[in-house]
RNA sequence: CGGGGCGUAGCGCAGCCUGGUAGCGCGCCUGCCUUGGGCGCAGGAGGCCCCGGGUUCGAAUCCCGGCGCCCCGACCA
Repeated sequence: CGGGGCGUAGCGCAGCCUGGUAGCGCGCCUGCCUUGGGCGCAGGAGGCCCCGGGUUCGAAUCCCGGCGCCCCGACCA
């Protein structure tokens, strides 16, 4: 330098293709249960969907640009 993939809750991921306003598991908080812890049960909190712009009535999703990470290849030494 070229090509490809990925970026969504604290962690790991789904949702994107086909636009309708975001979810699962673990973790966390509260209550119940237990002598206590753990387990179990019930409830709950937590999100600029990497950033900016565009299209649209409406964008995590489509388009453009940028940033970061990973993989492959090329080039130089």
Source information
This is a predicted structure of a 77-nucleotide RNA (transfer RNA) from an Acidobacteriota bacterium. It matches the Rfam family "tRNA". Taxonomically the source falls in Acidobacteriota (Bacteria, Pseudomonadati). Model confidence (mean pLDDT): 82 of 100.